[in-house]
RNA sequence: CCAGUUGGUCGGGCAGCCGCUGCAGCGUAAGCUGGAGAGGAAAGUCCGGACUCCACGGAAAAACGGUGCCGAGUAAUGCUCGGCGGGGGCGACCCUAGGGAAAGUGCCACAGAAAGCAAACCGCCAUGCGAUGCAUGGUAAGGGUGAAAGGGUGCGGUAAGAGCGCACCGCAGGGCCAGCAAUGGCUCUGGCAAGGUAAACCCCACCGGGAGCAAAACCAAAUAGGGAUGACGCGGUCGCAAGACCGGCCCGUUUCCAGGCUAGUCAUCCGGGUAGGUUGCAUGAGGCAUUUGGUAACAAAUGCCCUAGAUGAAUGGUUGCCGCGUAUAGCUUUGCUAUGCCUUACAAAAUCCGGCUUAUAGACCAACUGGCUUU
Numbered sequence: 001c002c003a004g005u006u007g008g009u010c011g012g013g014c015a016g017c018c019g020c021u022g023c024a025g026c027g028u029a030a031g032c033u034g035g036a037g038a039g040g041a042a043a044g045u046c047c048g049g050a051c052u053c054c055a056c057g058g059a060a061a062a063a064c065g066g067u068g069c070c071g072a073g074u075a076a077u078g079c080u081c082g083g084c085g086g087g088g089g090c091g092a093c094c095c096u097a098g099g100g101a102a103a104g105u106g107c108c109a110c111a112g113a114a115a116g117c118a119a120a121c122c123g124c125c126a127u128g129c130g131a132u133g134c135a136u137g138g139u140a141a142g143g144g145u146g147a148a149a150g151g152g153u154g155c156g157g158u159a160a161g162a163g164c165g166c167a168c169c170g171c172a173g174g175g176c177c178a179g180c181a182a183u184g185g186c187u188c189u190g191g192c193a194a195g196g197u198a199a200a201c202c203c204c205a206c207c208g209g210g211a212g213c214a215a216a217a218c219c220a221a222a223u224a225g226g227g228a229u230g231a232c233g234c235g236g237u238c239g240c241a242a243g244a245c246c247g248g249c250c251c252g253u254u255u256c257c258a259g260g261c262u263a264g265u266c267a268u269c270c271g272g273g274u275a276g277g278u279u280g281c282a283u284g285a286g287g288c289a290u291u292u293g294g295u296a297a298c299a300a301a302u303g304c305c306c307u308a309g310a311u312g313a314a315u316g317g318u319u320g321c322c323g324c325g326u327a328u329a330g331c332u333u334u335g336c337u338a339u340g341c342c343u344u345a346c347a348a349a350a351u352c353c354g355g356c357u358u359a360u361a362g363a364c365c366a367a368c369u370g371g372c373u374u375u
Base pairs, nucleotide, nucleotide: 001371002370003369004368005367006366007365008364009363010362012322013321014320015319016318017317018316020037021036023034024033025032026031039346043357044356046355047354048353049352050351051212052211053210054209057257058256059255060254061253064208065207066206067205068204069083070082071081072080073079084098085096086095087094088093099203100202104201105200106197107196108195121143122142123139124138125137126136127135128134129133151169152168153167154166155165156164170192171190172189173188174187175186176185177184178183216279217278218277219276226270227269228268229267230266231265232264235246236245237244238243247262248261249260250259286305287304288303289302290301291300292299293298325341326340327339328338329337330336331335
């Protein structure tokens, strides 16, 4: 200097004038004063929760859904961090839907002899014969087909071959060592051969009640405590009574326990009234800084801070300066001066928070990798 990898930051600021919203104070009121006012993703609605109601419940099971190597973090997760195994890359690094195929079922098209209990198309070898071929027997080393063909490479051996034997690798099992673990290393035994696929059904382990701020709570007002149809039910026994027992109903299914009720419940259709106000509503698993612990995610301590709350939906307009950048011109060209442009990208809070994913004009910082050149 070129090319790349990973992580991070900004994506505007200050002041004046005018306008809007909310909060605090003053004021009978009109109003005045002071502070504040849309993002890194506010988007997607993909996850996890806080919170509210079902509901006056508790426990378990099945079904259904989700996750899937190990450890740690967190309120929690399918998230984050750190590792292990596998794959890609020269490398920095990146990806991983990563439990089980010996519980069972299914699938592996076409080609091929043969794709789950095997198999012989070409070929090789032996013998015979009617002899450039045929028949019988042996073979799976060589070739072909295919994504994949019953371990791989080499040596010996054999009629020709084959784990048939041996060495190494692989596979199965045992032991020791390291590690919390996933797993790895060393060593011993065994010729061992039951392919692949679970992002197919399935099995195993773990997690999960349902709806959602249009949740819900309160106030006020009004109507017709309306009508029709259908389904289920309308309780039983003992007791003078109180009451007890059984049955039925009440939360997605079932069971057990607890509580309430003993009559209406559910569904569909027709008709009528209301649709106004207040709360929920922003002090939080909150933000920033420093220190300590930890490889890190993160945790703790100390100190400081309060940073939108609208409801047809406020947070804007304009001027000047600064900042980042850019175009042109000039100069004393690591830069300076002048002039012009500069919400120009993706994009607008609506209960809140923690993640993930997606879109982004442009500017910048740090570390690492590869290549070239010079010293």
Overview
The RNA shown here (Bacterial RNase P class A) has 375 nucleotides and comes from Maritalea porphyrae. It matches the Rfam family "Bacterial RNase P class A". Rfam classes the family as a ribozyme. Its mean pLDDT, the model's own confidence on a scale to 100, is 75. NCBI's taxonomy places the organism under Bacteria, Pseudomonadota, Alphaproteobacteria, Hyphomicrobiales, Maritalea.